[in-house]
This is a predicted structure of a 350-nucleotide part of an RNA (small-subunit ribosomal RNA, central domain) from a Minisyncoccia bacterium. Its mean pLDDT, the model's own confidence on a scale to 100, is 87. Taxonomically the source falls in Minisyncoccia (Bacteria, Bacillati, Minisyncoccota). Rfam family: Bacterial small subunit ribosomal RNA.
Context: one part of a larger RNA
RNA sequence: UUGGGCGUAAAGGGUGCGUAGGUGGUUGUGUUAGUCGUUUGUCAAAUCUCCGGGCUUAACUCGGAAACCGCGAACGAAACGGCACAACUUGAGGGUGUGAGAGGUAAAGGGAACUCAUGGUGUAGGGGUGAAAUCCGUUGAUAUCAUGGGGAACACCAAAAGCGAAGGCACUUUACUGGCACAUUUCUGACACUCAAGCACGAAAGCGUGGGUAGCGAAUGGGAUUAGAUACCCCAGUAGUCCACGCCCUAAACGAUGUUCAUUAGUCUUUCGGAGUAUCGACCCUCUGAGAGACGCAGCUAACGCGUUAAAUGAACCGCCUGGGAAGUACGGCCGCAAGGCUAAAACUC
Numbered sequence: 001u002u003g004g005g006c007g008u009a010a011a012g013g014g015u016g017c018g019u020a021g022g023u024g025g026u027u028g029u030g031u032u033a034g035u036c037g038u039u040u041g042u043c044a045a046a047u048c049u050c051c052g053g054g055c056u057u058a059a060c061u062c063g064g065a066a067a068c069c070g071c072g073a074a075c076g077a078a079a080c081g082g083c084a085c086a087a088c089u090u091g092a093g094g095g096u097g098u099g100a101g102a103g104g105u106a107a108a109g110g111g112a113a114c115u116c117a118u119g120g121u122g123u124a125g126g127g128g129u130g131a132a133a134u135c136c137g138u139u140g141a142u143a144u145c146a147u148g149g150g151g152a153a154c155a156c157c158a159a160a161a162g163c164g165a166a167g168g169c170a171c172u173u174u175a176c177u178g179g180c181a182c183a184u185u186u187c188u189g190a191c192a193c194u195c196a197a198g199c200a201c202g203a204a205a206g207c208g209u210g211g212g213u214a215g216c217g218a219a220u221g222g223g224a225u226u227a228g229a230u231a232c233c234c235c236a237g238u239a240g241u242c243c244a245c246g247c248c249c250u251a252a253a254c255g256a257u258g259u260u261c262a263u264u265a266g267u268c269u270u271u272c273g274g275a276g277u278a279u280c281g282a283c284c285c286u287c288u289g290a291g292a293g294a295c296g297c298a299g300c301u302a303a304c305g306c307g308u309u310a311a312a313u314g315a316a317c318c319g320c321c322u323g324g325g326a327a328g329u330a331c332g333g334c335c336g337c338a339a340g341g342c343u344a345a346a347a348c349u350c
Stems, first nucleotide, its partner, number of pairs: 004321003007304002012318001014201004021194003025088008034080001035077008049065006091191001092188003095184005103177007110154001114150008125136002162169002206247006215241002220236004258317006266295011299306002323350003332343004
């Protein structure tokens, strides 16, 4: 390489958009460098296969046939594929009418808690722990009441719930805005799927500039513990956590499960629609579409388990794997302010 694989053994890219490329619905007509057929040329000899012959047999060898599965040419076929043209509506998209939602961005507002300041009441403790101490307090703390300031996060509702491509998203209101579902069958008429390259987004931590800083809190200081204690516990506390703008681009970025389409028993729960039935009405009941879950037949799996939200059965395209370590490292290249990221070996060793 052929092949075999990727939930947990090595292996699904963090996610989306998307160019080239690959693949592509139904009907008709025409055409044809793919495809199929016939004829023909070539495909040295030996070898291989088959049928005979010769050495006593065999190996070996001689003769004949077939084959050389490829390439070229001519003629023909038009089912499949390509191309051109014409048409279709079921794929896809648009329109119209409804609907749900922590989807996004910005602004405004709110209460609880915390903390600080000021004032009142009040007096000797408070705090902390396994026990203590550092620490705070007679310059009046802790406790309690009132007033004012500040920053961060939004209890209950709350759910195995919802939304989003993923990361992620939760106090309330308003403005702007993305996507989705259902119904209708009104329009376009294959406009589709996937996707190297490329572009965009991408938790936390970290970086730059400027602000902000209540609580928490790497580092750091102190008190304990201990043989020691660069820890666990306690008292403090800087960066950070927050905001604006600009970078970084990594995660157990997980469903450890790529995207799309089709097919294949059911039962129960739940969210959002629709239709029917019922009803005064709301439930209930039946059917149906789109999600989210629990179990489970067939089937699959090494097992665990998966099981119409597949890890079943098929199709299209992409990414990735090929013994462990060395190593996601060195070198080179690209990116970055840096930290570092992406790409990515070998010697050697077991």